[in-house]
């Protein structure tokens, strides 16, 4: 790349243009209500990195190796979280992930 399986949340109000015989449907604005599993933000030990103090040694105005911290800072995740984006009837798209090739 292909194939297969994939959840959640309003059939929402109101306007306005459209297709249309009509029921109905499609855009786009404005409200309010939810959703998280496109993508995009945020955050953690532990671990590295600097930094600061201490402590042995070594040196001997300086410094230098190692070692310790309830220590500051810096980096680091997600299906956690935010809800910027997308999304909420069926059906169709999308769909994170898993399987299979």
């Nucleotide at each position: 790349c292909u194939c297969u399986g994939g959840a959640g949340a309003g059939c929402g109000c109101g306007g306005g243009c459209u297709c249309g015989a009509g029921c109905g449907g499609g855009c786009c604005c404005g409200c309010c209500a939810c959703c998280g599993a496109a993508g995009g933000g945020g955050c953690a030990a532990c671990c590295g990195g600097g930094c600061c103090g201490g402590c042995c040694g070594c040196a001997a105005c300086a410094g230098c190796u190692g070692c310790c911290g309830u220590g500051c800072c810096c980096g680091c995740a997600a299906u956690c979280u935010c809800u910027c984006a997308g999304g909420u009837a069926a059906g169709g798209c999308g769909g994170a992930c898993a399987g299979a090739g």
Glycine riboswitch aptamer from a Rhodocyclaceae bacterium, 101 nucleotides, folded computationally. NCBI's taxonomy places the organism under Bacteria, Pseudomonadati, Pseudomonadota, Rhodocyclales, Rhodocyclaceae. Its mean pLDDT, the model's own confidence on a scale to 100, is 81.